[in-house]
Molecule: transfer RNA
Organism: Patescibacteria group bacterium
RNA sequence: GGGCGAGUGGUGGAAUUGGUAUACACGAGAGACUUAAAAUCUCUUGGUCUUUUGACCUUGCGGGUUCGAGUCCCGCCUCGCCCA
Numbered sequence: 001g002g003g004c005g006a007g008u009g010g011u012g013g014a015a016u017u018g019g020u021a022u023a024c025a026c027g028a029g030a031g032a033c034u035u036a037a038a039a040u041c042u043c044u045u046g047g048u049c050u051u052u053u054g055a056c057c058u059u060g061c062g063g064g065u066u067c068g069a070g071u072c073c074c075g076c077c078u079c080g081c082c083c084a
Stems, first nucleotide, its partner, number of pairs: 001083007010026003019067001027045006046057004060076005
């Protein structure tokens, strides 16, 4: 230099055909139980702003197509494998 694959909350990882982004698990927080703890059970848990209701933003970065993009197209970045 060329080819292929991957990048999604704090972590792993779903989202099948373009149609509710973050299911599920782990972790974390609160509560119940306990003399106290562990285990177990219940609830909450992407970010920012807001007293709350709520609003806006968010799939590596920047564009494009579309009524609608994590998904399709283009460029770039990073990582992995292969070729030279």